This is a predicted structure of a 129-nucleotide RNA (c-di-GMP-I-GGC riboswitch aptamer) from a Bacillota bacterium. Of the family's consensus pairs, 86% are formed in the model.

RNA sequence: CCCCGAAAGGGCAAACCCGUCGAAAGACGGGGACGCAAAGCCACGGGUCUACAGCCGCAAAGAGUAUGACAUGUUGCCUGUUCUUCAGGCGGCGCCAUUGUUGCGGCCAGGAUCGCCGGGUUCCCGAAG
Numbered sequence: 001c002c003c004c005g006a007a008a009g010g011g012c013a014a015a016c017c018c019g020u021c022g023a024a025a026g027a028c029g030g031g032g033a034c035g036c037a038a039a040g041c042c043a044c045g046g047g048u049c050u051a052c053a054g055c056c057g058c059a060a061a062g063a064g065u066a067u068g069a070c071a072u073g074u075u076g077c078c079u080g081u082u083c084u085u086c087a088g089g090c091g092g093c094g095c096c097a098u099u100g101u102u103g104c105g106g107c108c109a110g111g112a113u114c115g116c117c118g119g120g121u122u123c124c125c126g127a128a129g
Base pairs, nucleotide, nucleotide: 003129011036012035016031017030018029019028020027021026034115040121041120042119044118045117046116047113048112049111052110054107055106056105057104058103059102060101066098067097068096070094073093074092075091076090077089078088079087080086
C1' cells in the first nucleotide's frame, strides 16, 4: 500500500405518514427504520419507470382566425338586354373541407431512477487471515 471485514467511534435511511414542487415517474424537507461497508458522489454503458413537449391516427363540437371549394337559396352592385324579363361577372350571408380547438389512442426521452446492475471517482477505522 492492496484484498478481506472483527472491534471501536460513528454514518446513511426503505416502506409508511405530513408538507412543498412536478403532467407524471419522482425529488426536496420533517417524522420514521427495511436494510446498507461505500445505501458517499457522477446519468458514462445497460436495465427499469413516467409521457409534459413533439409526431401520427381516430372521433367530436363548431364556424373564432386564415385559406380554398360549392349546386342551390337569399341579398347588394355593375354590364348587356326582347328595359318592371332574362343572362353574365364581383361581393356578403349560407354550406363543406383544411388549419386551429377539445377528447381518446399509438410511438417517443429532450424527464426520472446511483437503495437495479456495471463502470468512474472520493473516503473513517484498523483485529485475525